RNA sequence: AACGAACGCUGGCGGCGUGGAUAAGACAUGCAAGUCGAGCGGGACAUUUCGGGUAGCAAUAUUCGGAAUGUUUAGCGGCGCAAGGGUGCGUAACACGUGGGCAAUUUGCCAUGAAGCUGGGGAUAACUCCGGGAAACCGGAGCUAAUACCGAAUGUGAACAUUUGAAGGCAUCUUUGAAUGUUUAAAGCUGGGGACCGUAAGGCCUGGCACUUCAUGAUGAGCCCGCGGCCUAUCAGCUAGUUGGCGAGGUAACGGCUCACCAAGGCUAAGACGGGUAGCUGGUCUGAGAGGACGACCAGCCACACUGGAACUGAGACACGGUCCAGACACCUACGGGUGGCAGCAGUCGAGAAUUUUUCACAAUGGGCGCAAGCCUGAUGGAGCGACGCCGCGUGGGGGAUGAAGGGCUUCGGCUCGUAAACCCCUGUCAGUUGCGAACAAAGUGUACCGGUGAAUAUCCGGUGCGCUGAUAGUAGUGACAGAGGAAGGGACGGCUAACUCUGUGCCAGCAGCCGCGGUAAUACAGAGGUCCCGAGCGUUGUUCGGAUUCACUGGGCGUAAAGGGUGCGUAGGCGGUUCUGAAAGUCUGAUGUGAAAUCUCCAGGCCCAACCUGGAAAUGGCAUUAGAAACUACAGGGCUAGAGGCUUGGAGGGGGAACUGGAAUGCUCGGUGUAGCAGUGAAAUGCGUAGAGAUCGAGCGGAACACCAGUGGCGAAGGCGAGUUCCUGGACAAGUCCUGACGCUGAGGCACGAAAGCCGGGGGAGCAAACAGGAUUAGAUACCCUGGUAGUCCCGGCUGUAAACGGUGCACGUUUGCUGUGAGAGGAAUCGACCCCUUUCGUGGCGGAGCUAACGCGAUAAACGUGCCGCCUGGGGAGUACGGUCGCAAGAUUAAAACUCAAAGAAAUUGACGGGGGCCUGCACAAGCGGUGGAGUAUGUGGCUCAAUUCGAUGCAACGCGAAGAACCUUACCUGGCCUUGACAUGCAAGUGGUAGAACCAUGAAAGUGGGACGACCCCGCAAGGGGAGCUUGCACAGGUGCUGCAUGGCUGUCGUCAGCUCGUGUCGUAAGAUGUUGGGUUAAGUCCCGCAACGAGCGCAACCCUUGCGUCCUGUUGCUACCCUUUCGAGAGAAAGGAGCACUCUGGACGGACUGCCUCGCUUCAACGGGGAGGAAGGUGGGGAUGACGUCAAGUCAGUAUGGCCCUUACGGCCAGGGCUGCACACGUACUACAAUGCCCGGCACAGAGGGAUGCCAAACCGGAAGGUGGAGCAAAUCCCCCAAAAACCGGGCCCAGUUCAGAUUGAGGUCUGCAACUCGACCUCAUGAAGCCGGAAUCGCUAGUAAUGGCGCAUCAGCUACGGCGCCGUGAAUACGUUCCCAGGCCUUGUACACACCGCCCGUCACAUCAUGAAAGCCGGUUGUACCCGAAGUCGUCGUGCCAACUGCAAAGAGGCAGAUGCCGAAGGUAUGGCUGGUGAUUGGGAUG
Repeated sequence: AACGAACGCUGGCGGCGUGGAUAAGACAUGCAAGUCGAGCGGGACAUUUCGGGUAGCAAUAUUCGGAAUGUUUAGCGGCGCAAGGGUGCGUAACACGUGGGCAAUUUGCCAUGAAGCUGGGGAUAACUCCGGGAAACCGGAGCUAAUACCGAAUGUGAACAUUUGAAGGCAUCUUUGAAUGUUUAAAGCUGGGGACCGUAAGGCCUGGCACUUCAUGAUGAGCCCGCGGCCUAUCAGCUAGUUGGCGAGGUAACGGCUCACCAAGGCUAAGACGGGUAGCUGGUCUGAGAGGACGACCAGCCACACUGGAACUGAGACACGGUCCAGACACCUACGGGUGGCAGCAGUCGAGAAUUUUUCACAAUGGGCGCAAGCCUGAUGGAGCGACGCCGCGUGGGGGAUGAAGGGCUUCGGCUCGUAAACCCCUGUCAGUUGCGAACAAAGUGUACCGGUGAAUAUCCGGUGCGCUGAUAGUAGUGACAGAGGAAGGGACGGCUAACUCUGUGCCAGCAGCCGCGGUAAUACAGAGGUCCCGAGCGUUGUUCGGAUUCACUGGGCGUAAAGGGUGCGUAGGCGGUUCUGAAAGUCUGAUGUGAAAUCUCCAGGCCCAACCUGGAAAUGGCAUUAGAAACUACAGGGCUAGAGGCUUGGAGGGGGAACUGGAAUGCUCGGUGUAGCAGUGAAAUGCGUAGAGAUCGAGCGGAACACCAGUGGCGAAGGCGAGUUCCUGGACAAGUCCUGACGCUGAGGCACGAAAGCCGGGGGAGCAAACAGGAUUAGAUACCCUGGUAGUCCCGGCUGUAAACGGUGCACGUUUGCUGUGAGAGGAAUCGACCCCUUUCGUGGCGGAGCUAACGCGAUAAACGUGCCGCCUGGGGAGUACGGUCGCAAGAUUAAAACUCAAAGAAAUUGACGGGGGCCUGCACAAGCGGUGGAGUAUGUGGCUCAAUUCGAUGCAACGCGAAGAACCUUACCUGGCCUUGACAUGCAAGUGGUAGAACCAUGAAAGUGGGACGACCCCGCAAGGGGAGCUUGCACAGGUGCUGCAUGGCUGUCGUCAGCUCGUGUCGUAAGAUGUUGGGUUAAGUCCCGCAACGAGCGCAACCCUUGCGUCCUGUUGCUACCCUUUCGAGAGAAAGGAGCACUCUGGACGGACUGCCUCGCUUCAACGGGGAGGAAGGUGGGGAUGACGUCAAGUCAGUAUGGCCCUUACGGCCAGGGCUGCACACGUACUACAAUGCCCGGCACAGAGGGAUGCCAAACCGGAAGGUGGAGCAAAUCCCCCAAAAACCGGGCCCAGUUCAGAUUGAGGUCUGCAACUCGACCUCAUGAAGCCGGAAUCGCUAGUAAUGGCGCAUCAGCUACGGCGCCGUGAAUACGUUCCCAGGCCUUGUACACACCGCCCGUCACAUCAUGAAAGCCGGUUGUACCCGAAGUCGUCGUGCCAACUGCAAAGAGGCAGAUGCCGAAGGUAUGGCUGGUGAUUGGGAUG
């Protein structure tokens, strides 16, 4: 895009089309083929007339008979019924299409022409009578007609036979002329008529129709042939009337069409035969086209008519609405017997997703009959139903902003639906009502007239005028009327794909064409608003083509994506060098015929337009005939030598086959020597060995394989070939005159060869070694390792026929820049001769240009550019499987599907990540050390358990002395109980309020709260009254939430990691992802620096800048310092203190300096970076320490610090209060403290800090207490003077003497102190008493590289107090060790592999279990179809018989000719029996497959 569509939702009108696609299933009912009286005889009715009878006086009525006319029609007869209409079963075929042929034919009616139509005969329906039957219908007797039937005549003609002439062709022959002979026709009906004849009929004349013969034509039909159009080879051979001949029969006609005989043919890979499917075509749909799919409607042809068979009649049938027979089905029946055939039009049932009215009319067109009128016509013309399709129209138009209400959204400002509505002004299509009202109509006929025929004013024919004929239809059209009034939906809105938000839901419900949405902020589900698309439709489903260059003719591929056959030889086939000539098959040009109409295209025209219809043109790529051309291809003939082959000479070679020979090694046997092990492995064990192994020496046997040479070296078609010699033998190569003269290339089938393993038969068997056994390893180990070991490996003969049979690259030929090896030849130059060298040919390699390629790569040995031929491919799995066939002894090979399932499978390359890959490097990572943890007790945190609650968070490293730098109340978030509800707190609005706000106090209560309450105010304006404010009360908005979501967030933080990395711009390379830079060589702590380099630069990181500490200088000089100087006081003195003076020193604070590989030397591939050493220096290579944390990772942590989206609660999930809990204890873990002691503990003495803090504070002296502490109050808001403040370890002296102790201090009892409203749960401290575990800690594990570890004390924050043994700081004493980078862990760079990308905590394989699905096998069972053989054999044609019967002809007759009934033979449908093939269904069980 399309459709004969269906389904869902919706539905106003009209035009034109179209409508049983399934059950060729079954059919009720009606209709669909009749007509002619001008062929015939009858019948009936009517009218007229004649005659007789009856009634009547008669008119008249009635009856019978005859005649005429008219109407009608059962029968005989003629024509039609073979057309029209339906359907698509069958059919793969001369069925269809196209083009031819019939010298092998026929054709009713029709047209034209010629001739004729004479004279007779016998019957038979109807009818009457009789009979049978339920019916259908039938039988007998009798009468009768014809355009029915039958002789006879004539013979234009026709047919046949014979003779003969001419012409032509296509083999048989055809056409035509002449002569002779034989045979052979007919029917009447009707109109009119003047003379003449006749009683009349009629003759006669003149018409029409009919009839007979012949010829020609037209139309239709029959037969034959070339070519064309489906699938299947898992159908490869088929065929006996088969193929041909002679003869005969038969037909309209040729022909095995049929038959007898003879011969043995015929078809087939260019697909016979078989199977499946199917009506064919013009055309239709699609497509740019080529094609592909289809064959509704319309048109042509074919086939069929319940199923099967058969003939009759006829011009035509083997006959849709005819006959006969058989069968199935249905109906009627009196049970004896009959009847029927909608795939005609309607209609019914059934099956189905699904397909209409039991309508009108013959008015038109057409058909049948008829002289005609006319009759018939479900053909046809119309109407009806269905949005089934195409086309057209409408559902209103203009104005209208308070941008109404309402809905939706919202950042709360607004935006949007939206000029949309309302409202105002119009219009009147369609539908509605009511009027008018068509075309399609002309023929024909009646009548009047004209012309022709004719003797004719008859008839007949032609013409003109007038009249008659319409189903559709009161329709189309048109006038009027009324009123915007009656007329809009469907789908979609994540991307593809135009169109976005809210709410609900919460991996549920659901969506989905593909990708995929949904797990609490869903533009994807559902609803809503809005938007988009189309619109009387819109979507969905199905199907076809397109996109799909995805079967590739146009127009594809095969190294790695699917795809080169394992290799050669070669048949058919395809293709084929050069030149001349011929003919003209292909080819090209012209002409002619045909290519139906419709359709399509174009141009016109008709319906208002369109759809639709009409006319014309064009087109119909084709086929055939004919005339020409001769370049190319094919063909025929003659040449040529460039392809190919032959010949001669030559060298190279693991090419093949056979025979013979050889040495090394293994093993075995025998003998000698000799003794305890050997062998084997990661380590072992099994095994061998004292019966003498292994080792060693000698001899022998036997089999297999051939070291070195040996080489991307050689040979071969491939598989493959390796000791030597001989024989036989194939091929390639080089050089060369010569010879043949296209002999060539490829190659479906076919044939041959074909590694290893395997099989059969016979040998052989040293070593090795499937299976097997044992030993190990292991969780296991049917393996890897070890000890043994049989087939096999070897030879001969025969099978098998496959491999990653690989260059993953078919063969042949030609063309196309180069460089460099190597094997085998030839030539040249040079040489004495060679080698080296140069040229060239054939092979075999490496690199590489153009070109090609998706890239990788290939690149004269092409995967480049061309030609020829073969093989193969078409998403993954199922599956190289099943079934079938072929081959094989078997194993198996070969050929080779489908159902089902997935939305991928795959190739190459890129960036990462990873690796029990590689290289380089780093780190208290290991190692080397020191000290710990893990064991004990206690403290503290966590888990778990418990509980009314034990609030919450943190959970590997990177949670666990963490948030918490202080849980008795408070804190507090938890629990129980009591209370409050605009609230403990903020803002706004409204109302009220002057005894208002506040409030001592009282009652109750655990408190909160509740109830009362003396007393009792304030600010601004105003003279005052009063107003306003603050406050209070009430109400409304709201407050409040440590409620949830750290996976909605901000911010902050942890971690990799203070690791050295992470990127960008421009350029360049690549189709691209991306690369380069950033890699490489060095070097560094460092992407630090240097060198190199298609890169050049830059940014964030590193380093430095900052702080502190270590040295110096300068400044500063109080609250710091006090050396020198002065004074005073004390003291014997030393000296101390105080005051002056001073700033030297220390110190405080600040500013500078200093360190930069700067200097020397050595090293390194570098006049480099850098590294080693040294000098100087307080300090040396970053001096030590700190702060500082790149791009990013972990959905890491935190909604409970604060902030914050969304959700949730609102007399409670908010607020207040009391009490309790966070401290709970069978247990487990982390982090610490104290110890286990003598490097110690206890007692005494005695020395040296730094950094801090101090006003509700630090607190001195003095006094009290044994102590905690108390009393006391000096001093200090601090570089003063003051306090905390005592530093401790160390050092000196004494005691203890290795023990559960003079170690250790838990636990418990008692008594106290302090803080605080309050120490019960639940504080710290002191004293006395008590005196537990613990004697150095399993597996494992942590920290630390120097002022570090270890160890000793001191301070501070939080804080009323404190569970601090924690945290943050300070100073004292003060080590040991590092060979080194193999290993563990972590990290960085380069490289490599990858099937990973959530990235190895990845991916992923197989069994087993369960469920579902499709499928193979299967004892069988049930169908369908078909073959063969036989039996039975209807109807019927043909043949034979025909004794029975018979009007026409012959005959006087008998009889004959001829015919009929009947019988019978061949054939023969259905049926039966037997046995095969193919195919489908089903089947216990079973096999694998797919999915979950």